Predicted 3D model of a 79-nucleotide RNA (transfer RNA) from Nitrosopumilus sp. Its Rfam family is "tRNA". The family's RNA type in Rfam is transfer RNA. The coordinates come from a structure-prediction model, not an experiment, and the mean pLDDT is 80. The organism belongs to Nitrosopumilus, within Archaea.
[in-house]
RNA sequence: GUUCCAGUGGUGUAGACCGGUCAAGCAUUCUGCCCUUUCAAGGCAGAGAUCCCGGGUUCAAAUCCCGGCUGGAGCACCA
Numbered sequence: 001g002u003u004c005c006a007g008u009g010g011u012g013u014a015g016a017c018c019g020g021u022c023a024a025g026c027a028u029u030c031u032g033c034c035c036u037u038u039c040a041a042g043g044c045a046g047a048g049a050u051c052c053c054g055g056g057u058u059c060a061a062a063u064c065c066c067g068g069c070u071g072g073a074g075c076a077c078c079a
Base pairs, nucleotide, nucleotide: 001075002074003073004072005071006070007069010028011027012026013025020059029047030046031045032044033043034042052068053067054066055065056064
């Protein structure tokens, strides 16, 4: 240089291919309550994401298209 993959709460991830009750689910974390003699475990409720950034298409974009950034893998080139 080129091809491909990944980026979503503090953390790990699902959803994307096929746009629509998604301003987003699950686990974990944190907070409160319940349970328990107490702790752990368990139960309930809540908090936490403008879905990497910018633009485009559309009535509507986490999802499709373009560009960029970061990380990873392969190939090529140079030395």